[in-house]
Molecule: SAM riboswitch aptamer (S box leader)
Organism: soil metagenome
């Protein structure tokens, strides 16, 4: 810079956490994280690569790229679980709901 309302879990170990963080609501001894093997999902980034386009007599060079694969990465409870901050709206300093914005994630 881009994306984050889509999608995908079994076994082992292991022994109480865990979902970032605060607050909230979940998960968790029917076994939570942390290793490990297995499988899966997704296409962000390499490989490949129809069309089209630039140059060029031409052989060819870039560029662009539908799509294919699945090599590097990531990721498989809940929208990033919610929200957190400002503006809207809401007979209103409440809820809700919307836009944006911050934090955080992955490339």
């Nucleotide at each position: 810079c881009a994306u984050c309302c889509a999608g995908a879990g079994g076994g082992g170990u292991g022994g109480a956490g865990g979902g970032a963080c605060u607050g909230g609501c979940c998960c968790g001894a029917a076994g939570a994280a942390g290793c490990c093997c297995c499988g899966g999902c997704a296409a962000c980034c390499a490989c490949c690569g129809a069309a089209g386009g630039u140059c060029g007599c031409a052989c060819g060079a870039c560029c662009c790229g539908a799509g294919a694969u699945a090599g590097g990465u990531g990721c498989c409870a809940a929208u990033u679980c919610c929200a957190g901050c400002a503006g809207g709206u809401g007979a209103a300093g409440a809820a809700g709901c919307c836009u944006g914005g911050g934090a955080g994630a992955u490339g």